[in-house]
RNA sequence: CUCGAUAAAGGCAAACCGGUCGCAAGGCCGGGACGCAAAGCCUAGGGCCGGCUUUUUUGGCCGGCAGCCUGGUUGCCGACA
Numbered sequence: 001c002u003c004g005a006u007a008a009a010g011g012c013a014a015a016c017c018g019g020u021c022g023c024a025a026g027g028c029c030g031g032g033a034c035g036c037a038a039a040g041c042c043u044a045g046g047g048c049c050g051g052c053u054u055u056u057u058u059g060g061c062c063g064g065c066a067g068c069c070u071g072g073u074u075g076c077c078g079a080c081a
Stems, first nucleotide, its partner, number of pairs: 002081001003078002011036002016031006034067001040073003044070003047065007
């Protein structure tokens, strides 16, 4: 530097519920844990979701999902290799 343990110290928080913002997808706060070695951060590529437009199609535009994948970047620990 890779790598990821029946290790150690910790961390994050799905679904669902309450509140709130939003046309919506979805976001935020609190509760709650399905899970996560980056489930820290970043939309660069792909994918998926919502909205508007268009002859309902193709297409275009806007928004969203970082816990969909790839990628970039920072980081705890030190078993096996």

Description: The RNA shown here (c-di-GMP-I-GGC riboswitch aptamer) has 81 nucleotides and comes from a Pirellulales bacterium. Its mean pLDDT, the model's own confidence on a scale to 100, is 88. It matches the Rfam family "c-di-GMP-I-GGC riboswitch aptamer". The literature on the family includes a 2009 paper in Nat Struct Mol Biol by Kulshina et al., "Recognition of the bacterial second messenger cyclic diguanylate by its cognate riboswitch". The source organism's lineage runs through Bacteria, Pseudomonadati, Planctomycetota, Planctomycetia and Pirellulales.